Notes:
A computed fold for a 71-nucleotide RNA from a Candidatus Gribaldobacteria bacterium, annotated as transfer RNA. The coordinates come from a structure-prediction model, not an experiment, and the mean pLDDT is 83.
């Protein structure tokens, strides 16, 4: 240097244009003498910019960080 791949709550991963989710982990709360287990509840994300669209995690450019290949 040239190709491809992924990026989405704190951590794993779903979401093939039309209210952003699971699970696990924070937090209050019941239960319990008490801790562990259970239960219910809150709060918390689409890498950044831009463009199509009535509408974008979704489609397309550019860009960033990572991962694989080639040289």
């Nucleotide at each position: 240097g040239c190709g491809a791949g992924u990026g989405u709550g704190g951590u794993u991963c779903a979401g093939u244009g039309g209210c952003a989710g699971a699970a696990u982990a924070a937090u209050u709360c019941c239960u319990u003498c008490c801790c562990a287990a259970g239960g219910a509840a809150u709060a918390g994300a689409u890498g950044g910019g831009g463009g199509u669209u009535c509408g974008a995690u979704u489609c397309c450019c550019c860009u960033c960080a990572c991962u694989c290949g080639c040289u």
Rfam family: tRNA. It is annotated as a transfer RNA. Rfam's curators write: Transfer RNA (tRNA) molecules are approximately 80 nucleotides in length.